[in-house]
Context: one part of a larger RNA
RNA sequence: CUGGGCGUAAAGGGCGUGUAGGCGGCCGUAAAAGUCAGUUGUGAAAACCUGCGGCUCAACCGCAAGAUUGCGACUGAAACUGUAUGGCUUGAGGAUAGGAGAGGGGAGCGGAAUUCCCGGUGUAGCGGUGAAAUGCGUAGAUAUCGGGAGGAACACCAGUGGCGAAGGCGGCUCUCUGGCCUACCCCUGACGCUGAGGCGCGAAAGCUAGGGGAGCGAACGGGAUUAGAUACCCCGGUAGUCCUAGCCGUAAACGAUGGGUACUAGGUGUGGGAGGUAUCGACCCCUUCCGUGCCGCAGUUAACGCAAUAAGUACCCCGCCUGGGGAGUACGGCCGCAAGGCUGAAACUC
Numbered sequence: 001c002u003g004g005g006c007g008u009a010a011a012g013g014g015c016g017u018g019u020a021g022g023c024g025g026c027c028g029u030a031a032a033a034g035u036c037a038g039u040u041g042u043g044a045a046a047a048c049c050u051g052c053g054g055c056u057c058a059a060c061c062g063c064a065a066g067a068u069u070g071c072g073a074c075u076g077a078a079a080c081u082g083u084a085u086g087g088c089u090u091g092a093g094g095a096u097a098g099g100a101g102a103g104g105g106g107a108g109c110g111g112a113a114u115u116c117c118c119g120g121u122g123u124a125g126c127g128g129u130g131a132a133a134u135g136c137g138u139a140g141a142u143a144u145c146g147g148g149a150g151g152a153a154c155a156c157c158a159g160u161g162g163c164g165a166a167g168g169c170g171g172c173u174c175u176c177u178g179g180c181c182u183a184c185c186c187c188u189g190a191c192g193c194u195g196a197g198g199c200g201c202g203a204a205a206g207c208u209a210g211g212g213g214a215g216c217g218a219a220c221g222g223g224a225u226u227a228g229a230u231a232c233c234c235c236g237g238u239a240g241u242c243c244u245a246g247c248c249g250u251a252a253a254c255g256a257u258g259g260g261u262a263c264u265a266g267g268u269g270u271g272g273g274a275g276g277u278a279u280c281g282a283c284c285c286c287u288u289c290c291g292u293g294c295c296g297c298a299g300u301u302a303a304c305g306c307a308a309u310a311a312g313u314a315c316c317c318c319g320c321c322u323g324g325g326g327a328g329u330a331c332g333g334c335c336g337c338a339a340g341g342c343u344g345a346a347a348c349u350c
Base pairs, nucleotide, nucleotide: 003322004321005320006319007304008303012318014201015200016199017198021194022193023192025088026087027086028085029084030083033081034080035077036076037075038074039073040072041071042070048066050064051063052062053061054060091191092188093187094186096183097182098181099180103177104176105175106174107173108172109171110154115149116148117147118146119145120144121143125136126135162169163168206247207246208245209244210243211242215241216240220236221235222234223233258317259316260315261314262313263312266295267294268293269292270291271290272289273288274287275286276285299306300305323350324349325348332343333342334341335340
């Protein structure tokens, strides 16, 4: 390299959008680039293969034939691919009418609780633990009542639930806005799938500037524990956690499972819609579409398991793997304020 692979053995890109490229529905017509057939030229000789022959054999040598799987030209075929053109509607998109939702951005509002401040009542403890101590408290704490300030998060509802491409999203109202589903089958007429680069999004932590700071709380201090205790437990507590603007670009970014299409037993639950039967109406029941679970047959798998939401059967496109360590390191390049990220070896060794 070919091949074989990628849920757990090495291996799916964190996710989307989309450029080039690759691939692409049904029916005609044309031409004939690919494709196929025939003819022809060329494919030097030697070597090689086969047959025959010459040195007493062989090596070696000679003759003939093959092969040289290729390329060019001409003639022809038209199924398939491509091209041009005409048409179609089932793929895709749109219109119309409905529907569900913590999808996203902004503004405003609300109650519970913690903490702090002020005032009232009240007195010797409170707090904390396995037990304690540090700590707080006669300068009046804890407890309790009233008032105020401020920040952060939204109990119950809540689900094995919903939405989103992923990260993720949960009090209420208003506003701007994305996607999705169903019915009808009205419109466009292949407009599609994938997607190297590119671009955008991307938890937490971290960074820059400005604000904010209730609770929590790396670091740090103290008290315990212990042989020690740079920990686990306790008392404090700074960054941070929050907001605005800008960086960072990582993760067990996980379903450790890329995207698309089609097909392949059943059973049972759940979320969103539509229809039927029935009915006064609703429920029940039945059908169907989309989503999301569990069980399970065939099949598949090394096994575990997966099993219409496939890890089954096929096709299209992308990414990735190729023994362990060295190492996601070094060097170089690109990016970043930095932290560092991306790309990514070798010697050596087992």
Small-subunit ribosomal RNA, central domain from an uncultured Clostridia bacterium, 350 nucleotides, folded computationally. RNAcentral holds the full RNA, with entries from ENA and SILVA.